Description: Transfer RNA from a Candidatus Moraniibacteriota bacterium, 72 nucleotides, folded computationally.
[in-house]
């Protein structure tokens, strides 16, 4: 240099065109407990950036950025 894959809450991940963007762990608040832990309830928290297609994009296409792999 060429080709391929990936990028979603703090972390891991689901989502394959119309979702209130879901779950687990973690965090915070409340309940329970003499206290802690466990357990129960609730809350906050995310689509890498730009452009395009489409009535409508996290999802499809292009570019950029970053990560990984193969190859000369």
């Nucleotide at each position: 240099g060429g080709c391929c894959u990936c990028a979603u809450c703090g972390u891991c991940u689901a989502g394959c065109g119309g979702c209130u963007a879901g779950g687990a762990c973690a965090u915070c608040a409340g309940g329970u407990u003499c206290u802690c832990a466990u357990c129960c309830u609730g809350a906050a928290a995310a689509c890498a950036g730009g452009g395009g297609u489409c009535c409508g994009a996290u999802u499809c296409c292009c570019c950029u950025u970053g990560a990984g792999g193969c190859u000369a």
Its Rfam family is "tRNA". Gene Ontology term of the family: triplet codon-amino acid adaptor activity. NCBI's taxonomy places the organism under Bacteria, Bacteria candidate phyla, Candidatus Moraniibacteriota.